[in-house]
Context: one part of a larger RNA
RNA sequence: CCUGCGAUUGGACAGAAAGACCCCAUGGAGCUUCACUGUAGCCUGGCAUUGGAUUUUGGUGGUUCGUGUACAGGAUAGGUGGGAGUCGGAGAACCUGGGACGCUAGUCUCAGGGGAGACGCCGUUGGGAUACCACCCUCGAAGCAUCGAAGUUCUAACUGACGCCCCUGAAGCGGGGCGCAGGACCGUGCCAGGUGGGCAGUUUGACUGGGGCGGUCGCCUCCCAAAGAGUAACGGAGGCGCCCAAAGGUCUGCUCAGGAUGGUUGGAAAUCAUCCAAAGAGUGUAAAGGCAGAAGCAGGCUUGACUGCGAGACGGACAUGUCGAGCAGGGUCGAAAGACGGGCUUAGUGACCCGGCAGCACUGAGUGGAAGGGCUGUCGCUCAACGGAUAAAAGCUACCCUGGGGAUAACAGGCUUAUCUCCCCCAAGAGUCCACAUCGACGGGGAGGUUUGGCACCUCGAUGUCGGCUCAUCGCAUCCUCGGGCUGAAGUCGGUCCGAAGGGUUUGGCUGUUCGCCAAUUAAAGCGGUACGUGAGCUGGGUUCAGAACGUCGUGAGACAGUUCGGUCCCUAUCCAUCGCAGG
Numbered sequence: 001c002c003u004g005c006g007a008u009u010g011g012a013c014a015g016a017a018a019g020a021c022c023c024c025a026u027g028g029a030g031c032u033u034c035a036c037u038g039u040a041g042c043c044u045g046g047c048a049u050u051g052g053a054u055u056u057u058g059g060u061g062g063u064u065c066g067u068g069u070a071c072a073g074g075a076u077a078g079g080u081g082g083g084a085g086u087c088g089g090a091g092a093a094c095c096u097g098g099g100a101c102g103c104u105a106g107u108c109u110c111a112g113g114g115g116a117g118a119c120g121c122c123g124u125u126g127g128g129a130u131a132c133c134a135c136c137c138u139c140g141a142a143g144c145a146u147c148g149a150a151g152u153u154c155u156a157a158c159u160g161a162c163g164c165c166c167c168u169g170a171a172g173c174g175g176g177g178c179g180c181a182g183g184a185c186c187g188u189g190c191c192a193g194g195u196g197g198g199c200a201g202u203u204u205g206a207c208u209g210g211g212g213c214g215g216u217c218g219c220c221u222c223c224c225a226a227a228g229a230g231u232a233a234c235g236g237a238g239g240c241g242c243c244c245a246a247a248g249g250u251c252u253g254c255u256c257a258g259g260a261u262g263g264u265u266g267g268a269a270a271u272c273a274u275c276c277a278a279a280g281a282g283u284g285u286a287a288a289g290g291c292a293g294a295a296g297c298a299g300g301c302u303u304g305a306c307u308g309c310g311a312g313a314c315g316g317a318c319a320u321g322u323c324g325a326g327c328a329g330g331g332u333c334g335a336a337a338g339a340c341g342g343g344c345u346u347a348g349u350g351a352c353c354c355g356g357c358a359g360c361a362c363u364g365a366g367u368g369g370a371a372g373g374g375c376u377g378u379c380g381c382u383c384a385a386c387g388g389a390u391a392a393a394a395g396c397u398a399c400c401c402u403g404g405g406g407a408u409a410a411c412a413g414g415c416u417u418a419u420c421u422c423c424c425c426c427a428a429g430a431g432u433c434c435a436c437a438u439c440g441a442c443g444g445g446g447a448g449g450u451u452u453g454g455c456a457c458c459u460c461g462a463u464g465u466c467g468g469c470u471c472a473u474c475g476c477a478u479c480c481u482c483g484g485g486c487u488g489a490a491g492u493c494g495g496u497c498c499g500a501a502g503g504g505u506u507u508g509g510c511u512g513u514u515c516g517c518c519a520a521u522u523a524a525a526g527c528g529g530u531a532c533g534u535g536a537g538c539u540g541g542g543u544u545c546a547g548a549a550c551g552u553c554g555u556g557a558g559a560c561a562g563u564u565c566g567g568u569c570c571c572u573a574u575c576c577a578u579c580g581c582a583g584g
Base pairs, nucleotide, nucleotide: 001584002583003582004581005580006579007578008577010576011575012574015570022405023404024403025402027401028400029397030396031395032394035202036201037200038199039198041195042194043193044192045191046190047189048188049187051154052153053152054151055150056149057148058147059146060145061144063142064141065140066139068137078136079135080134081133082132085119086118087117094113095112096111097110098109099108100107101106158182159181160180162179163178164177165176166175167174205217206216207215214234218240219239220238221237222236223235241386242284243343244342248302249301250300251299252298253297254296256280258276259275260274261273262272282291283290285348287346288345289344306329307328308327309326312323313322314321318387331340332339333338354380355379356378357377358376359375360374362373363372412459413457414455415454416453418452420448421447422446423445424444425443429439430438466541467539468538469537471533472530473529474528475527476526479504480503481502482499483498484497485496486495487494506520507519508518509517510516547565548564549563550562551560552559553558
């Protein structure tokens, strides 16, 4: 070295299971609720099943009665019209008593007496006789009709998981008969209002240096933006969701801010005068770009903040958006030329559907109309997640499931090295004196890749995660042992630096701990790397499933780098590797 056998498990990101963690899906399911929409059930009402009597009471209608003082006025004039008479022995005036009403003056009515008159027309009033008749208004009474409501009561619907008898040879169920009890209630059907996680179907946005929490989502201005346009980020700064009937149109006129000097009250700034002053003022509102021959500041007259169009352009995926000469109509201002289809410009906003209002008279289900529709104008959306899924929608899941992703997190690795550890430069200062025995501020430069991070590059059809045990191996920035320089090294003991990795580097208590603290030793009880070495080597105390509890949070389902008790660790070695043995 080859072959074989026996062993051990470091590797084959070994095997097993299309990762259960994480994210994604306009995926699913279970659960919750003050999510949405329904619904069983329940409550309430109406009608039906559903009938009789009686009392009280309400609405409406007609009949008969009554009822109505504003002032002035014989006085308690409801309105309007007709009207010259009406009522009385089938008993007037008047008197007595009772009742009703009452704005206390009276009106109406009943009973008794009485016995022949009472009232109107005429004068006061805006309106004339309750003398009489008719039609009505306000309020009220009686009886009638009708529609109710409430109470009481009846029995015949209906009910009895009451009794007795029969079917029946049967304790219980069922049916029939009788009785008793209840009773038009209850129950049931239909319709409607409410309640209704009991149940059901669903919704519960996206961006995002993983997701969640936070923030944001449309529009305008500037920078980024690399001198045409455009151009991203959870890049840096601001504004908008209006306002104005003048702050619009036109004609005419004017020039600002500030400074200096002077000037009563008057001051740093009020109003006034002179000079200087291209713009630093002002512009309704952010910013930018503009603007004085003004777009800035005033005055006069006004409504073009028009109707019907629109050559041609800008911009642009589309849909939106923007500018616009000119023509017609009828106007405003101006002597005219001419200007005017809002505002110095760029934000001040919302597609479609559905519906309202006004107009047109286009349509009009046999015909004529109408309803409805259409067309023109206009109104109703923080549809703000602002190209707007519906008119209408929140959560939990550790009981979870599926499809996917290393497009995306947690472990490990990689890159980076802010942070971390170590080293160096400078030397202010401390060190009695003296920067450098030793320490070293303010600063500066590195190394390492053990910390916490950043990034998201292999791995989600799986790379098992803390600590311990076992077994190690490497680095040196060396804990001990060894050799040395300097010393603020007398010696002993030290300090610091240089060389050095050969060997060594303890046992216990507490805690799951690594770490740490403590005890006792030791020459010393080193720091790190090795997938924070090592689970196809062991453990399984911690973390990190399902059970349960506490505190806290949540209405709740549930949740918590809060706590607590409990909780299945599979793998027969093919190859490489390593050890041993045998043969060649």
Predicted 3D model of a 584-nucleotide part of an RNA (large-subunit ribosomal RNA, domain V) from Calditrichales bacterium MX18-03.
The coordinates come from a structure-prediction model, not an experiment, and the mean pLDDT is 84.
It matches the Rfam family "Bacterial large subunit ribosomal RNA".
Taxonomically the source falls in Calditrichales (Bacteria, Pseudomonadati, Calditrichota, Calditrichia).